[in-house]
RNA sequence: GGGUAACUAGCUCAAUGGCAGAGCACACGCCUCUUAAGCGUUAGGUUCAGGGUUCGACUCCCUGGUUACCCA
Numbered sequence: 001g002g003g004u005a006a007c008u009a010g011c012u013c014a015a016u017g018g019c020a021g022a023g024c025a026c027a028c029g030c031c032u033c034u035u036a037a038g039c040g041u042u043a044g045g046u047u048c049a050g051g052g053u054u055c056g057a058c059u060c061c062c063u064g065g066u067u068a069c070c071c072a
Base pairs, nucleotide, nucleotide: 001071002070003069004068005067006066007065010024011023012022013021018055027041028040029039030038048064049063050062051061052060
């Protein structure tokens, strides 16, 4: 220098253009002599950034950023 992939909750990941979700973690509660384990409930989101297409974008297109890998 060229190419490919990924970026969504604190973490790991879903979401075929139509209400943004799960598990774990955190908080609270139950249980227990206490802790752990187990069970229940709640909260937590500028979907990497900016633009475009569309009635409607996490999803499609463009540009940029970061990370990983491949080629040179």